[in-house]
RNA sequence: GGAUAGAGGUCGCGUCUUUUAUCAGUAGUCUAUCGGAUGUGUCAGGCACAGGGGAAGAUAGAAGAAAGGAAAUGACGCCGAAAGUAUGCAAUUCCUGAGGUUGUAUGCUUGGGCAUAAGGUUAAGAGCCAUAUGACUGUCAUCGCAGGAUGGAGAGCUAUCUGA
Numbered sequence: 001g002g003a004u005a006g007a008g009g010u011c012g013c014g015u016c017u018u019u020u021a022u023c024a025g026u027a028g029u030c031u032a033u034c035g036g037a038u039g040u041g042u043c044a045g046g047c048a049c050a051g052g053g054g055a056a057g058a059u060a061g062a063a064g065a066a067a068g069g070a071a072a073u074g075a076c077g078c079c080g081a082a083a084g085u086a087u088g089c090a091a092u093u094c095c096u097g098a099g100g101u102u103g104u105a106u107g108c109u110u111g112g113g114c115a116u117a118a119g120g121u122u123a124a125g126a127g128c129c130a131u132a133u134g135a136c137u138g139u140c141a142u143c144g145c146a147g148g149a150u151g152g153a154g155a156g157c158u159a160u161c162u163g164a
Stems, first nucleotide, its partner, number of pairs: 001162006009079001012078005018072003029062006038050004042098005082110012111137002114134004119129003139152005
């Protein structure tokens, strides 16, 4: 240098199925009354659709969701597991531009989970994201040799085999 196999955690990481709560008595729909010309498709322009056979909006009533996210169970893949960010490409969003969503390639950052703070996202005091701080934890190095201390990063660490 190469190959193979492993460890970190009792909330390790991610994906999928099912159930449950939330989303929410919300959106949208229908009816009645008022109202009286706009409204919808992410934003701008265009285009399309609906609209005096009554738009937006408001009030009252009737019935009334879903997605995303969450918890639990089960299964699967794993230990840069995975996450984030930038750029490029492809698809998609009525057309163009911007933006959004999904996938992929490359670069950069992060050992891991937890707590706190303000920020972003979200319906949300949940969750997620990034930053900072704190202790904890695994690993290696140095010091110490009693307990420990300091520091580094996963392209790391341990074990076996093997090449030079």

Source information:
RNAcentral holds the sequence, with entries from MGnify. A computed fold for a 164-nucleotide RNA from a mouse gut metagenome, annotated as Lysine riboswitch aptamer. The coordinates come from a structure-prediction model, not an experiment, and the mean pLDDT is 83.